The prediction has a mean pLDDT of 77. Two RNAs folded together computationally: RNase P RNA and transfer RNA, 443 nucleotides in total. It holds a member of the Rfam family "Bacterial RNase P class A". By type it is a ribozyme. Rfam links the family to the GO terms dimeric ribonuclease P complex, tRNA processing and ribonuclease P activity.
[in-house]
RNA sequence: CGAAGUUUCGGGACGAUCGCUGGCCUUCGGGCUGGAGGAAAGUCCGGGCUCCGCAGGGCAAGACGCCGGGUAACGCCCGGUGAUGGUGACAUCGAGGAAAGUGCCACAGAAAGCAAACUGCCUCGGCCUCGGCCGAGGUGAGGGUGAAAGGGUGAGGUAAGAGCUCACCGCGCGUCCGGCAACGGGCGCGGCACGGCAAACCCCGUCUGGAGCAAGACCACGUAAAGGGACGUUCGAGGGCUGCCCGUCCGAGUCCCAGGGUAGGUUGCUACAGGUGGUCGGUAACGGCCACCGCAGAGGAAUGAUCGUCGACGUGGAUGCCGGCGACGGCGCCACGGGACAGAACCCGGCUUACGCGAAACUUCGACCA
RNA sequence: AGGCGCGUAGCUCAGCGGUAGAGCACUACCUUGACACGGUAGGGGUCGUUGGUUCAAUCCCAAAUCGCGCCUA
Numbered sequence: 001c002g003a004a005g006u007u008u009c010g011g012g013a014c015g016a017u018c019g020c021u022g023g024c025c026u027u028c029g030g031g032c033u034g035g036a037g038g039a040a041a042g043u044c045c046g047g048g049c050u051c052c053g054c055a056g057g058g059c060a061a062g063a064c065g066c067c068g069g070g071u072a073a074c075g076c077c078c079g080g081u082g083a084u085g086g087u088g089a090c091a092u093c094g095a096g097g098a099a100a101g102u103g104c105c106a107c108a109g110a111a112a113g114c115a116a117a118c119u120g121c122c123u124c125g126g127c128c129u130c131g132g133c134c135g136a137g138g139u140g141a142g143g144g145u146g147a148a149a150g151g152g153u154g155a156g157g158u159a160a161g162a163g164c165u166c167a168c169c170g171c172g173c174g175u176c177c178g179g180c181a182a183c184g185g186g187c188g189c190g191g192c193a194c195g196g197c198a199a200a201c202c203c204c205g206u207c208u209g210g211a212g213c214a215a216g217a218c219c220a221c222g223u224a225a226a227g228g229g230a231c232g233u234u235c236g237a238g239g240g241c242u243g244c245c246c247g248u249c250c251g252a253g254u255c256c257c258a259g260g261g262u263a264g265g266u267u268g269c270u271a272c273a274g275g276u277g278g279u280c281g282g283u284a285a286c287g288g289c290c291a292c293c294g295c296a297g298a299g300g301a302a303u304g305a306u307c308g309u310c311g312a313c314g315u316g317g318a319u320g321c322c323g324g325c326g327a328c329g330g331c332g333c334c335a336c337g338g339g340a341c342a343g344a345a346c347c348c349g350g351c352u353u354a355c356g357c358g359a360a361a362c363u364u365c366g367a368c369c370a
Numbered sequence: 371a372g373g374c375g376c377g378u379a380g381c382u383c384a385g386c387g388g389u390a391g392a393g394c395a396c397u398a399c400c401u402u403g404a405c406a407c408g409g410u411a412g413g414g415g416u417c418g419u420u421g422g423u424u425c426a427a428u429c430c431c432a433a434a435u436c437g438c439g440c441c442u443a
Stems, first nucleotide, its partner, number of pairs: 001366010012310007020035006037341001041352002044350005049212004056246004061208005066080005081095001082093004096203002101201002103197003118143002120139009151169006170192001171190008216267004227257005238250004272294001274293008313337005320331004371442007380394004388425001396412005418435002420432003
């Protein structure tokens, strides 16, 4: 210098004028002051909060799934293990169970799941036109099919062959050591049995009461009357707890149709698992302590518009100055353009997705120079 | 706020692990004096996109993404 990797940050600035909205003050003229985001988004998880008579047992359903830790909690985060990819920094992983059961494995192929024998190889017997045919048996090494053919490579061995035997690798079992564990390593034994798919049903383990700020509370107003239908008053309708059952509680009226009516205001509402800085513990996520700060609260829904100055950066054109032994680096001139994705709606913690561009630190590989 | 479904040929829809089909439409030919009807043959597909599971994906999965529709309060 080039190409990469990891982590983090910024994502226009200032001024003037005119507005919008919350709060405070007011001499009612006005004045002062707060006013979008890292994702406010998707609404995918988890929680707070609120109500349902604190929610018991069973079934169903759903979610999660290597190990350890963090957390209010999580499907999140951190650290580790294993597998896979990469020369590497590093990245990715829905990573429990296929010797509980069921199911599927098309086409091709001899055979596709308690394996099988098309071709081939070998032995013996028979025939004859003398190198072929037929029969009996051995074999599963070679060929061919397939995504996958019951360990792989090499050597020995054999009529030909074969874990038949041996070495190494793989696999299984046992045992010892290290580790909290996942797991790793060593040694011994076994001749190999146990194919793949659970993002197929399923099995195992863990977790889950339901609803949501249109929750809920208060004020005002209304829900009227007449009409039609269904069920019921201890032989109990209907309702709550839960999707269903059991159980339990309330219970004399309830539900449907139709009719007409209301659809205003206040609160919940922004102060908190809050932010920033320091320090201590911890590899880290995170936690403890101390100090400081107050940072949107609308309700069809404010947070805007115009102008000026500057401007990161980009494009084009000129090529100037400085540093270095060098590879090379830094600064500057003119013209034009000039901020991406996007906007709170009860509140937090995450995840995911969108995002022109710019900045910082560390690391890897390659090339070049001295 | 809570919940559900759809996307396959120009149009309407099948297909739910194993080489993507039907009807209508389109093209050519036959038939007719000509047209329609009819007959024969044919063309046309990123299965919305992306990623994953699997030997293999239209089919299975997705806290991925785009578009559309429906229900409840």